The RNA shown here (transfer RNA) has 72 nucleotides and comes from a Conexivisphaerales archaeon. Its Rfam family is "tRNA". Rfam classes the family as a transfer RNA. Its mean pLDDT, the model's own confidence on a scale to 100, is 84.
RNA sequence: GGGCUGGUAGUUCAGUGGUAGAACGUCCGCCUUGCACGCGGAAAAUCGUGGGUCCAAUUCCCACCCAGUCCA
Numbered sequence: 001g002g003g004c005u006g007g008u009a010g011u012u013c014a015g016u017g018g019u020a021g022a023a024c025g026u027c028c029g030c031c032u033u034g035c036a037c038g039c040g041g042a043a044a045a046u047c048g049u050g051g052g053u054c055c056a057a058u059u060c061c062c063a064c065c066c067a068g069u070c071c072a
Base pairs, nucleotide, nucleotide: 001071002070003069004068005067006066007065010024011023012022013021018055026042027041028040029039030038048064049063050062051061052060
């Protein structure tokens, strides 16, 4: 330098045009003498950045940034 894969909640991952979800974690309540477990609830991501297409973009297109991997 080129090819491919990925970047979404604190973490690990879904979601592939129509209001963004789960698990773990965090916080609150119930339970307990107390903690843990269990049960119920809540908060938390302007979807890597900037453009384009579209009535509408996390999703499609282009460029760039970052990480991984392969080739040279």